[in-house]
The RNA shown here (SAM riboswitch aptamer (S box leader)) has 97 nucleotides and comes from a soil metagenome.

RNA sequence: CUUAUCAAGAGUGAUGGAGGGAUGGGCCCGAUGAAAUCCGGCAACCGGUACUUUUGUACACGGUGCUAAUUCCCACAGACUUUGUCUGAGAGAUGAG
Numbered sequence: 001c002u003u004a005u006c007a008a009g010a011g012u013g014a015u016g017g018a019g020g021g022a023u024g025g026g027c028c029c030g031a032u033g034a035a036a037u038c039c040g041g042c043a044a045c046c047g048g049u050a051c052u053u054u055u056g057u058a059c060a061c062g063g064u065g066c067u068a069a070u071u072c073c074c075a076c077a078g079a080c081u082u083u084g085u086c087u088g089a090g091a092g093a094u095g096a097g
Stems, first nucleotide, its partner, number of pairs: 001097006011039001013038003019029003023075004040067003045063003048059004071091001076088005
């Protein structure tokens, strides 16, 4: 850079000690312990194994990923019953190339 997905799912654990939710504006989470690491769990994108005439299906062995709130909401444009609702982008995250 290209492409697919993003409304589901997942701790009464250990270490750790003050922050975190991408950024801005909100609004939240946090000493009834934040981030981070380990263990556990969820999921099924890629590889693998088995089944399958094929499309696929299953397993969860490996590589990631994830494990508060719709990507927490909005950030640009359009429509509408107009300061709200809906749709599509943008930006972001994850996988694969």

Annotation:
RNAcentral holds the sequence, with entries from MGnify.